[in-house]
Order: sequence, then C1' cells, then structure tokens
RNA sequence: GGAGCGGUUCGGGUGGUCGCGGCAGGGCCGUAUUGACGGUGCUGUCGAGGAAAGUCCGGGCUGCACAGGGCAAAAUGCCGGAUAACGUCCGGCGGGGGCGACCCCGGGAAAGUGCCACAGAAAACAGACCGCCAGGCGUGCCUGGUAAGGGUGAAACGGUGCGGUAAGAGCGCACCGCCCCGCACGGCAACGGGCGGGGGCACGGUAAACCCCAUUUGCAGCAAGGCCGCAUAGGGAAGCCUCAAGCGUGGCCCGCGCAUGCUUCCGGGUAGGCCGCUCGAGCCUGUCAGCAAUGGCAGGCCCAGAUGAAUGACCACCGCUUCCGUGAUAAGGAAGCACAGAACCCGGCUUACAGAACCGCUCCGCAU
Repeated sequence: GGAGCGGUUCGGGUGGUCGCGGCAGGGCCGUAUUGACGGUGCUGUCGAGGAAAGUCCGGGCUGCACAGGGCAAAAUGCCGGAUAACGUCCGGCGGGGGCGACCCCGGGAAAGUGCCACAGAAAACAGACCGCCAGGCGUGCCUGGUAAGGGUGAAACGGUGCGGUAAGAGCGCACCGCCCCGCACGGCAACGGGCGGGGGCACGGUAAACCCCAUUUGCAGCAAGGCCGCAUAGGGAAGCCUCAAGCGUGGCCCGCGCAUGCUUCCGGGUAGGCCGCUCGAGCCUGUCAGCAAUGGCAGGCCCAGAUGAAUGACCACCGCUUCCGUGAUAAGGAAGCACAGAACCCGGCUUACAGAACCGCUCCGCAU
C1' cells in the first nucleotide's frame, strides 16, 4: 500500500425567535365560598429511537370460574452456564466451508411409511447403455455371466495392492477406512485420544415430509382492569339450599365451578372524567468476582406520558452530500439532511438505514 474478518459509538452541530405537550411555582378572571374546580398569561424545567418498526419469541402487570389429569395441537432439541424468562446470550464439543482472521450447522433415518426433479440403462428387495468374457448361429445379432473400465448425475452400494477367475466381484488375503461390543484414562458433561475383541461391510439422502423420543405451554390482553358519574332497559352483591336439563372453563373428554329457589342488601354505567401511567429486571461512573454472558458493592442522576393524540417552523453561522460554475478539489450560488416517529412497561430476535468516527485481528505485496 492492497484485499478482507470481527466489533463498538454516533447518526447533523451551535445560538436565537415564534409555537405545541407534561410538571412545578406564582399572578389574574370566573364558579364555589377559606384549602376546591375551570380558564388564561408569566417564570422555571423536561419533551422520541437505535431501531420508537414488524408484532416473531419471553417476562412483568391485570382479569377470568385459581387453571388438576388425559387426548389433541404448537414450539424447542449436542453439553455446561447466564437470566425474571426465552426459541435469546456466553463458553465449550462435534461436523462442514475458508490459506487465514472467521463463518455456518446441531435429538432420532440399523420402529415404520412417503418422496428423491432433470440427466441416466439403472435412484434403493439396486441396476447391463457402451465395454469385457463365454456360448450359439443366419457373422452382426441373440442368449447368459460380469459393477473392474467408460458415460449420466447432487448422489451409483468402501480404497490401494496381491491372489483368484472365462471375464469379474470382499470371492479370498494384507494394509487403510467403516460399523458394533467391552475396558481403563482425561473431562461436571457433550466428547476426546488409547487398548482389546467381533463383523467382509450389512446401514444413500430427506425429519423446515409424516413420524418416534424428551422437555415446555391454562386463556385473554392496558380497548387488560378499577373508581366516579347526567340516559334507556333491568339487573347486581353476600349468605343458605341444591349439585342438575342448561351455561362456563376461548379445541375435545374427565374433573371443577355457576344457576333456579329462599333470605338480606343495593341503584344501573353510555364515544364523559379520573386512576392504571411511568422510579424502572432503570441510567451513568468506579470497583470486585468470572475466560465470558452476567452478577455483587459504592457513589451520583431522574430521563416524554399525549389521547381529534405534543415533540414543529423560521433565521444566522458551521458541517456533509448532490448540482451549477471553473483549467481546478478556486471564488460564488442553489437544493437537501439516511431509515424512520413513542401510546402499559421491560428482555430479545428480525427487518430498514445517507454518512461519520474508532478498536482488535488475518492474508498478500514492497521497504528496512
């Protein structure tokens, strides 16, 4: 200098004017009458994201008749750890790809069933197109043998050599490979390397095809749910009896619960208002434990809570990009500022993203 790999941070800046939403303080006005409510100025302060997105997983929270068993269904799937939890993350193990940094994949295919395009003779109880060998005759065809050679394919039923044979073939043998069983060793484990024995090799791929095994999952979602309240309709709550035709348990069965009835009590709840609502598995800094994910401790900080739904517009200077201009990356001028926009809250995943800055590492070339 070139080519790459892994990761982190930011994602227009500064100042001003006007406007919008929340909160606090105080002023004025109105109602009510001390302290409440409404309106309107002022001052102060806060006001989108790394993905706020997709709503694909997990959890908190809330309600339901506290959710037990079975079937069905769905998801997950090497081992160990992290965590509130996860299908996420971290560290390993095994397999595959890459010269490498590094990346991708992960139960079971010797329980069964299905499927395997095109090409090819043949694609799973293998299979004779060419070739090779034997026989026959009508002499270039027929019959049989053969998976060693050619050809097809993503994939053709171990490899090399010797023997063997008509030609061949684990048909026999040696070595290599493969499968099964046992033993001890290292490791928490997945697994690793080793020793011994057995087997001529039987076992192609596909489970994001059905399926098998193991584990997990009750259902709904802030329009959850609660309170106050100006309408119509009638119903609601507690207790007792009963345990049932019916209803509920958001797929089915069992199981469980509820009613009717009686007694007592009571208001009901709409496009209204309030709560839920934002202080939280929170953020920053330091330190300790750990390879790490992460966790502990100390100090500091408060960081949107709207609901016909705020978070915007303009000006000045600067930055960047594109265009005009030019001999020019000159002066000058114009336009624009990536993806996108909270709605109960968190942890992830995935997807979108102009551009900028930084860290670590690999390979190649050159110079010393």
Predicted 3D model of a 368-nucleotide RNA (Bacterial RNase P class A) from a Mariprofundaceae bacterium. It is recorded under the gene name rnpB. The sequence is in RNAcentral, with records from ENA. The prediction has a mean pLDDT of 77. Rfam family: Bacterial RNase P class A. By type it is a ribozyme. Its family is annotated with dimeric ribonuclease P complex, ribonuclease P activity and tRNA processing in the Gene Ontology. Taxonomically the source falls in Mariprofundaceae (Bacteria, Pseudomonadota, Candidatius Mariprofundia, Mariprofundales).